Model confidence (mean pLDDT): 88 of 100.
Small-subunit ribosomal RNA, central domain from Echinochloa crus-galli, 350 nucleotides, folded computationally.
It matches the Rfam family "Bacterial small subunit ribosomal RNA". Its family is annotated with structural constituent of ribosome and ribosome in the Gene Ontology.
[in-house]
Context: one part of a larger RNA
RNA sequence: UUGGGCGUAAAGUGUCUGUAGGUGGCUUUUGAAGUCCGCCGUCAAAUCCCAGGGCUCAACCCUGGACGGGCGGUGGAAACUACCAAGCUGGAGUAUGAUAGGGGCAGAGGGAAUUUCCGUUGGAGCGAUGAAAUGCAUUGAGAUCGGAAAUAACACCAACAGCGAAAGCACUCUGCUGGGCCGACACUCACACUGAGAGACGAAAGCUAGGGGAGCAAAUGGGAUUAGAGACCCCAGUAGUCCUAGCCAUAAACGAUGGAUACUAGGUGCUGUGCGACUCGACCCAUGCAGUGCUGUAGCUAACGCGUUAAGUAUCCCGCCUGGGGAGUACGUUCUGAAGAAUGAAACUC
Numbered sequence: 001u002u003g004g005g006c007g008u009a010a011a012g013u014g015u016c017u018g019u020a021g022g023u024g025g026c027u028u029u030u031g032a033a034g035u036c037c038g039c040c041g042u043c044a045a046a047u048c049c050c051a052g053g054g055c056u057c058a059a060c061c062c063u064g065g066a067c068g069g070g071c072g073g074u075g076g077a078a079a080c081u082a083c084c085a086a087g088c089u090g091g092a093g094u095a096u097g098a099u100a101g102g103g104g105c106a107g108a109g110g111g112a113a114u115u116u117c118c119g120u121u122g123g124a125g126c127g128a129u130g131a132a133a134u135g136c137a138u139u140g141a142g143a144u145c146g147g148a149a150a151u152a153a154c155a156c157c158a159a160c161a162g163c164g165a166a167a168g169c170a171c172u173c174u175g176c177u178g179g180g181c182c183g184a185c186a187c188u189c190a191c192a193c194u195g196a197g198a199g200a201c202g203a204a205a206g207c208u209a210g211g212g213g214a215g216c217a218a219a220u221g222g223g224a225u226u227a228g229a230g231a232c233c234c235c236a237g238u239a240g241u242c243c244u245a246g247c248c249a250u251a252a253a254c255g256a257u258g259g260a261u262a263c264u265a266g267g268u269g270c271u272g273u274g275c276g277a278c279u280c281g282a283c284c285c286a287u288g289c290a291g292u293g294c295u296g297u298a299g300c301u302a303a304c305g306c307g308u309u310a311a312g313u314a315u316c317c318c319g320c321c322u323g324g325g326g327a328g329u330a331c332g333u334u335c336u337g338a339a340g341a342a343u344g345a346a347a348c349u350c
Base pairs, nucleotide, nucleotide: 004321005320006319007304008303012318014201015200016199017198021194022193023192025088026087027086028085033081034080035077036076037075038074039073040072041071042070049065050064051063052062053061054060091191092188093187094186096183097182099180103177104176105175106174107173108172109171110154114150115149116148117147118146119145121143125136126135162169163168206247207246208245209244210243211242215241216240220236221235222234223233258317259316260315261314262313263312266295267294268293269292270291271290272289273288274287276285299306300305323350324349325348332343333342334341335340
């Protein structure tokens, strides 16, 4: 390389939009590029194969024939792919009616807790731990009541629930705004799928500038424990955590499972929305679509398990893997203000 693979053994880009490219629904037609069939030419000799012959045989040699991927020409076929033309509605989209939602952004309001400050009552401890000590406290702590301020997060509802492409999203209200599902069917008529490069978003930590700083808390200090303790435990405590603007671009960014389409037993919950029957009306019952769970048949799997939300059966497109270590390192390049990120070896060794 051919191949074989990617839930857990190596391997699915963190997620989406989309360029080139690849692939692509149904019917009829055009021509014949791919495709198929016939014929012709060419494909040096030697070699291989077949037949015959010559060295006593054989190897070897000689003569003749055949074969020959491919390339070119010519005559046909028209199913399939591509092309031309005309249509169709099932894929896709638009319009319309209704609807669920912690989807996003901005503004306003709220209560509980915590801490601090001021004041009341009160008077000796409080706090911490396995036990203590450091610590706080007669300059009045802790406890209690009243008031004020500040910051962060929003108990119960809460769910195996919902929304979002993912990251993620929850006190309440208002404004703006994105997407989805369902139902009738009106319109466009393949407008589709995937997607190398590219672009956008992207937890936490970290960085820059300006604010903010209640609680928590890397670093740091102290007290313990211990042989030691740079830790686990305790008392403090700064960056940070929060907001605004801008970087960074990584995670066990996980369903460790790329996207799309079709097909392949059931049972049982929940969410959204229809429909039938019944009813005064509802509930119950039956049933459709979309999503989210559990269990499970066939099948698959090394097993675990997966099982209409597939890891089953197939097609299309992309990404990735090829023994362990060295190593996600070195060098080079690109990006970043930095930290660093991306791409990414080899020697050597087992």
RNAcentral holds the full RNA, with entries from SILVA.